RNAcentral holds the sequence, with entries from ENA. The RNA shown here (transfer RNA) has 71 nucleotides and comes from a Candidatus Nomurabacteria bacterium. Lineage of the source: Bacteria > Bacteria candidate phyla > Candidatus Nomuraibacteriota. It matches the Rfam family "tRNA". Gene Ontology term of the family: triplet codon-amino acid adaptor activity. Its mean pLDDT, the model's own confidence on a scale to 100, is 82.
RNA sequence: GCGGGUAUGGUUUAGUGGUAGAAUACGUCCUUGCCAAGGAUGAGACGGGAGUUCGAUUCUCCCUACCCGCA
Numbered sequence: 001g002c003g004g005g006u007a008u009g010g011u012u013u014a015g016u017g018g019u020a021g022a023a024u025a026c027g028u029c030c031u032u033g034c035c036a037a038g039g040a041u042g043a044g045a046c047g048g049g050a051g052u053u054c055g056a057u058u059c060u061c062c063c064u065a066c067c068c069g070c071a
Stems, first nucleotide, its partner, number of pairs: 001070007010024004018054001026042005047063005
């Protein structure tokens, strides 16, 4: 330099053109004589830009970061 892949709560991940779920962690409450465990509840996320579309996390292009391969 060329090609391919990945990017989603603090962390690990699911997901599909129509309001984004889970686990874990965190806050509050309940349970307990205390801790742990358990239960209820709450906050928290689609890497950035542009395009297509009534509507984009999803499709297209560019950029960024990381990984793999070729040279």
Record summary
The same sequence occurs in records of 2 taxa.